[in-house]
């Protein structure tokens, strides 16, 4: 300078016809216990890295951009 790859819940990561946003751990209530862990129930938690564009519909497809890993020169 070139080329690949990664970005989604607080953390780690699923997410393939384009139409429901999830898991696990962590959190918060309750129940269980003499307390505690543990187990059980229930919940809370997201601009899907940003702007654009395509489409009736975009976490998915296209373009440019940031960050981060790599390969090459």
């Nucleotide at each position: 300078g070139g080329g690949g790859c990664u970005u989604u819940a607080g953390c780690u990561c699923a997410g393939u016809u384009g139409g429901g946003a999830g898991a696990g751990c962590g959190c918060u209530u309750g129940c269980u216990u003499c307390g505690c862990a543990u187990g059980c129930a229930a919940g809370a938690g997201g601009u899907c890295g940003a702007c654009g564009g395509u489409u009736c519909a975009a976490g998915u497809c296209c373009g440019u951009u940031a960050a981060g890993c790599u390969c090459c020169a």
Transfer RNA from Schleiferilactobacillus shenzhenensis LY-73, 73 nucleotides, folded computationally.
It was read from a public genome assembly.
Lineage of the source: Bacteria > Bacillati > Bacillota > Bacilli > Schleiferilactobacillus shenzhenensis.
It matches the Rfam family "tRNA". By type it is a transfer RNA. From the family's description: Transfer RNA (tRNA) molecules are approximately 80 nucleotides in length. Its family is annotated with triplet codon-amino acid adaptor activity in the Gene Ontology.
Model confidence (mean pLDDT): 82 of 100.